Context: one part of a larger RNA
RNA sequence: UGACGGGGGUCCGCACAAGCGGUGGAGCAUGUGGUUUAAUUCGAUGAUACGCGAGGAACCUUACCUGGGCUAGAAUGCGAGUGACCGACCGUGAAAGCGGUCUUUCCUUCGGGACACAAAGCAAGGUGCUGCAUGGCUGUCGUCAGCUCGUGCCGUGAGGUGUUGGGUUAAGUCCCGCAACGAGCGCAACCCCUGUCCUUAGUUGCCAACUCAUCGCAAGAUGAAGGGACUCUAAGGAGACUGCCGGCGUAAGCCGAGAGGAAGUGGGGACGACGUCAAGUCAUCAUGGCCCUUAUGCCCAGGGCGACACACGUGCUACAAUGGCCGGUACAGAGGGUUGCCAAACCGCAAGGUGGAGCCAAUCCCGUAAAGCCGGUCUCAGUUCGGAUUGGAGUCUGAAACCCGACUCCAUGAAGUUGGAAUCGCUAGUAAUCGCGCAUCAGCCAUGGCGCGGUGAAUACGUUCCCGGACCUUGUACA
Numbered sequence: 001u002g003a004c005g006g007g008g009g010u011c012c013g014c015a016c017a018a019g020c021g022g023u024g025g026a027g028c029a030u031g032u033g034g035u036u037u038a039a040u041u042c043g044a045u046g047a048u049a050c051g052c053g054a055g056g057a058a059c060c061u062u063a064c065c066u067g068g069g070c071u072a073g074a075a076u077g078c079g080a081g082u083g084a085c086c087g088a089c090c091g092u093g094a095a096a097g098c099g100g101u102c103u104u105u106c107c108u109u110c111g112g113g114a115c116a117c118a119a120a121g122c123a124a125g126g127u128g129c130u131g132c133a134u135g136g137c138u139g140u141c142g143u144c145a146g147c148u149c150g151u152g153c154c155g156u157g158a159g160g161u162g163u164u165g166g167g168u169u170a171a172g173u174c175c176c177g178c179a180a181c182g183a184g185c186g187c188a189a190c191c192c193c194u195g196u197c198c199u200u201a202g203u204u205g206c207c208a209a210c211u212c213a214u215c216g217c218a219a220g221a222u223g224a225a226g227g228g229a230c231u232c233u234a235a236g237g238a239g240a241c242u243g244c245c246g247g248c249g250u251a252a253g254c255c256g257a258g259a260g261g262a263a264g265u266g267g268g269g270a271c272g273a274c275g276u277c278a279a280g281u282c283a284u285c286a287u288g289g290c291c292c293u294u295a296u297g298c299c300c301a302g303g304g305c306g307a308c309a310c311a312c313g314u315g316c317u318a319c320a321a322u323g324g325c326c327g328g329u330a331c332a333g334a335g336g337g338u339u340g341c342c343a344a345a346c347c348g349c350a351a352g353g354u355g356g357a358g359c360c361a362a363u364c365c366c367g368u369a370a371a372g373c374c375g376g377u378c379u380c381a382g383u384u385c386g387g388a389u390u391g392g393a394g395u396c397u398g399a400a401a402c403c404c405g406a407c408u409c410c411a412u413g414a415a416g417u418u419g420g421a422a423u424c425g426c427u428a429g430u431a432a433u434c435g436c437g438c439a440u441c442a443g444c445c446a447u448g449g450c451g452c453g454g455u456g457a458a459u460a461c462g463u464u465c466c467c468g469g470a471c472c473u474u475g476u477a478c479a
Stems, first nucleotide, its partner, number of pairs: 001479002003476003007473007015463002019426005026317008034308002042053002064303007077122002081117003087102006105114003125292002128290003134286002136281003139277001141275001146185006152161003165176003191269004196238007206227002211224005245256004306445001319419001323378007335366003340359002345354003385416001390411007432455007
C1' cells in the first nucleotide's frame, strides 16, 4: 500500500422487511449428471454450466459408431501430355465407387489459344492436442462510482497528498474548506424509441362538413365525387432548464405550491472505466507450437446424437366454480410474404383438399386476436376438472416418417384435491394474466428464444437482521 475481520461509523441495491405470483409434490417437454451402448460426437460445471453453443439432429446437418470404398485425394492455382468435356446406355453394388460400350469440340494470323481430363511435382486436408502459447469475441464484479496521470509538496524509502474533511447527489454530481493546482478514462449529456404541440406533405392511408347515386318508412348503410379538417404515416421544429414563486441553507442543494400535456435525472434502449476470475471459446473465425499423411484426411449406406434403474436444473399443463363446456358478440399492436403469402366459392366432422382472384404489397394475403361482454348448462364429484398413456382411422411435408416428424378424428381416460425442508421473480403500465407475430425452417418434436399489443393489481413501517457493494477508520503473525 492492499486484502481480510463472527471490528467500528456512514450509505446504497427487490438485499431484508411489507406484498403478489411461483419453484420444490404430479404428468409431460427440454437441458445436464449418471448408467448403458458398437456409438450414445464435442464443448459449457458455484454465483458467472444445466430450453447454454443449437435462430430447427428422420437423410443432410454430423464432428460419433459399424460396414463398403479413395489415396495428389472433396475444393483452388501452376503443370509435360491428351482431345475432348457433356450426354446416353450396360454390368456389379446398399450407395459411394469400380469396369465397359456408344457418341463427340470451338476459335485460329496454323505459331497457338479457350475448355476439359491429367502423370511427376509444388502445393493440400485434419471439428486432431494445447483457451495454461495467442488474436478476436464474450460472461462476471457492475451502470457499481470508481481508476489514474502531469507538475508541485511531504517522506531515507515503499509510498502519501491530490481522491481526505463538512454538506449534497443516482453519481469522484456539485458546493465549501484544504499543499496542493490542473488533467485524463469513467458519471452525466450529445444518439434511438416512446409521451404533448406546431409546420410541411396527402397515396395505397383518413372521412368531419358539403354534393350525388343505390337500398331503406325512418334511423342509417354502401359507393362515388370531393376534401387535408381528424386519425395516421415520416421529415423538420418547439418543449423541461429547478427556468419562475415561497420556506430552509454561506453555497451546492432540499422541501412545498403555481403555470404546464407531463415531469424535478418523465419511461425504455444503445452505451460497460482501470482491472478481477491463467473465467469461457483452438468446434464460428484467425493463429504459434505439437501430432496424423493408403490416415487422426476424403466419399458413401445404415445406425447413433432420441438409450433409461435413477438424480438435479429450466419450463409447460393442471389439480378446478374468479372455473369447465356450448351458442352469440366486440376491441389490438408489431411483423412476414414471388422456388412466397394465398382470398372468394366448393368438398371433408376435422387435419386438409379442390380451386384460382389479388399481391414484389400503408393497396392483396397470412388474419376470425384471446382473455372480455351477453345468454345457457354443469353443482363440488377424481367430476362435463385434468389431460398423460394406449388402440384404431386419417391428413400433410419430404426420395424416405420403423428406429425418430407434426397435426386431425373416434375411443381410452393415468397421476394430480395446492405441494416437506428449502428456494426464485417482481416497486407500475411493473407483477399477474390473455392472445398475436417473427427468426431458424421442406416439415418439425417451439411448452424454447426474440418481439408485440389487450386486461391490469398489492405493498414498501423501516434498515435491527441475511446477501452483495461503495467510502472513511481500526486490528493483523496474510501478500
The part of an RNA shown here (small-subunit ribosomal RNA, 3' major domain) has 479 nucleotides and comes from a metagenome. Rfam family: Bacterial small subunit ribosomal RNA. RNAcentral holds the full RNA, with entries from SILVA. Its mean pLDDT, the model's own confidence on a scale to 100, is 81.